[in-house]
């Protein structure tokens, strides 16, 4: 930088204590009935991986690397439509 995907799904414990949902703005939520973060155990999922299978594909197990476990990537921001939405562009993850 490329290509793919992102309305499914999946949480508890233990330490610690006041913020968080990337950043700016504008909502809206979530938080002492315990936020980020870190441990640990557990789970979801199926990019890579390995196993079956096929004439190719489609596909099925498995989980070994990864990755996630509060709301679509929490909603808007741009252009198009004109209120149903669609596409960019930002980001995330995954493989090169």
């Nucleotide at each position: 930088c490329u290509u793919a995907u992102c309305c499914a799904g999946a949480g508890u414990g233990g330490c610690u204590g006041a913020g968080g949902g990337g950043a700016c703005a504008g909502g809206c939520c979530c938080u002492a009935g315990g936020a980020a973060g870190c441990c640990a155990c557990a789970g979801c999922a199926a990019c890579c991986u390995g196993g079956c299978g096929c004439a190719g594909a489609u596909g099925c197990c498995a989980a070994g690397g990864u990755g996630c476990u509060a709301a679509u990537u929490c909603c808007u921001g741009c252009c198009c439509a004109g209120u149903g939405g669609g596409g960019a562009g930002a980001g995330a993850u995954a493989a090169g």